[in-house]
């Protein structure tokens, strides 16, 4: 150089394949509750769809490109 695969809180991860719902969840974080004091346990609460662009009435989905990863071939 070429082909495939892949990107969502702070990790892991649902929703993508077949566009349409407040983007859900679990851990973890922050504040209260319980406790003598922390663990547990309960409750509130914050915090994501890599970037850019196009299709569309409507994109996390799909399409084009770019950056990151990851396999394989050269």
């Nucleotide at each position: 150089g070429g082909g495939c695969c892949u990107g969502u809180a702070g990790u892991u991860u649902a929703a993508c394949c077949u566009g349409g719902a407040u983007a859900g969840a679990a851990c973890g974080g922050a504040c209260g509750g319980c406790u003598u004091c922390g663990g547990a346990c309960c409750g509130u609460c914050a915090g994501a769809u890599c970037g850019g662009g196009g299709u569309u009435c409507a994109a996390a989905u799909c399409c084009c490109u770019g950056c990151g990863g990851g396999c394989c071939c050269a």
A computed fold for a 74-nucleotide RNA from a Candidatus Woesearchaeota archaeon, annotated as transfer RNA. RNAcentral holds the sequence, with entries from ENA. Rfam family: tRNA. It is annotated as a transfer RNA. NCBI's taxonomy places the organism under Archaea, Nanobdellati, Candidatus Woesearchaeota. Its mean pLDDT, the model's own confidence on a scale to 100, is 81.